Molecule: transfer RNA
Organism: Hibiscus syriacus
RNA sequence: AGUUCAAUUGGUAGAGCACAAGGUUUUUAACCUUGAGGUCGUGGGAUUGAGUCCCAC
Numbered sequence: 001a002g003u004u005c006a007a008u009u010g011g012u013a014g015a016g017c018a019c020a021a022g023g024u025u026u027u028u029a030a031c032c033u034u035g036a037g038g039u040c041g042u043g044g045g046a047u048u049g050a051g052u053c054c055c056a057c
Stems, first nucleotide, its partner, number of pairs: 002017004019035005041057005
């Protein structure tokens, strides 16, 4: 993150389910592998650095 939740007291955001592709299977499902998907409610501030601290909504 589409959804439900993480992120060890500030150091480049991960997982389950769902989704897509491939494998297996007579087929669906199930199972296995891989992949896509986030700029964290919005706007400011402090900081070398903010999901994490401060302020407003």